[in-house]
Context: one part of a larger RNA
RNA sequence: CGUUAGAGCAUUGAGAGGACUUUUCUUUAGUACGAGAGGACCGGUAAGGACGCACCUCUGGUGUACCAGUUAUCGUGCCAACGUUAAAUGCUGGGUAGCCAAGUGCGGAGUCGCUAAUUGCUGAACGCCUAUAAGUAAGAAGCCCACCUCAAGAUGAGUGCUCUCCAUAAGGUCAAGGCGAGACGAGCCUUUUAUCAAACGAUAGGUAUCAAGUGGAAGUGCAGUGAUGUACGCAGCUGAGGCAUCCUAACAGACCGAAAGAU
Numbered sequence: 001c002g003u004u005a006g007a008g009c010a011u012u013g014a015g016a017g018g019a020c021u022u023u024u025c026u027u028u029a030g031u032a033c034g035a036g037a038g039g040a041c042c043g044g045u046a047a048g049g050a051c052g053c054a055c056c057u058c059u060g061g062u063g064u065a066c067c068a069g070u071u072a073u074c075g076u077g078c079c080a081a082c083g084u085u086a087a088a089u090g091c092u093g094g095g096u097a098g099c100c101a102a103g104u105g106c107g108g109a110g111u112c113g114c115u116a117a118u119u120g121c122u123g124a125a126c127g128c129c130u131a132u133a134a135g136u137a138a139g140a141a142g143c144c145c146a147c148c149u150c151a152a153g154a155u156g157a158g159u160g161c162u163c164u165c166c167a168u169a170a171g172g173u174c175a176a177g178g179c180g181a182g183a184c185g186a187g188c189c190u191u192u193u194a195u196c197a198a199a200c201g202a203u204a205g206g207u208a209u210c211a212a213g214u215g216g217a218a219g220u221g222c223a224g225u226g227a228u229g230u231a232c233g234c235a236g237c238u239g240a241g242g243c244a245u246c247c248u249a250a251c252a253g254a255c256c257g258a259a260a261g262a263u
Stems, first nucleotide, its partner, number of pairs: 001153001005164007015150004021049004026044002033038001051107005059101004066094005071086002074083003113143002118138004165261001171256004176190004203249003206245002209242002212238003219232005
């Protein structure tokens, strides 16, 4: 921009893409078959491999938020205690959320139809024969469906319901607070939080508290010549997560969109 007024919500599916896998054990059954050796079809179960999708409860990796240890160096006048820098974490030991796999869950099920090689029935041409010429049947991991995803720019532009139009319409966008969404657009949530109540809700930060991480802070006392240890004290610090709380900011607003709908 189109879809022939403009919108909101919900849909159909022409079409497109993905997937379709495989092994072993067991049972039927040591049965059918076979002199024996050997050894099934057809069916019923169980456990896996690789691959794919999703997720983070568990096992772990990362985790330049975080906690601790430690060397050198400079600084805060000194001690103590901290902070800076060390080729972008100085080095080392751990680690929440998130992300991830080696972890966890699930999947390739079933049915119908059409066929290939192949196998038939009836049956002429050709008094016989012949699965084929008319007619008709079976048959594969294949094909069409079925399963998952997208999908009306499917210009063939579909369908249903509802709303709006003499007045700042219905509705949308910006702006504002954001996100398990994200390069940017886009997508999704929220935008006055008060009171009452049967009836509607905390968006982010802060704060309180808790899960969780680290691992016993500073200071003081005591023990020791001292390094150090120990008590106050599962401390101190952190807390991307849970829950609560209007303390802060969601204020103030702006814009697009219309006149009943081509000829």
The part of an RNA shown here (large-subunit ribosomal RNA, domain VI) has 263 nucleotides and comes from Taxus chinensis. Its Rfam family is "Bacterial large subunit ribosomal RNA". Gene Ontology terms of the family: structural constituent of ribosome and ribosome. Model confidence (mean pLDDT): 84 of 100.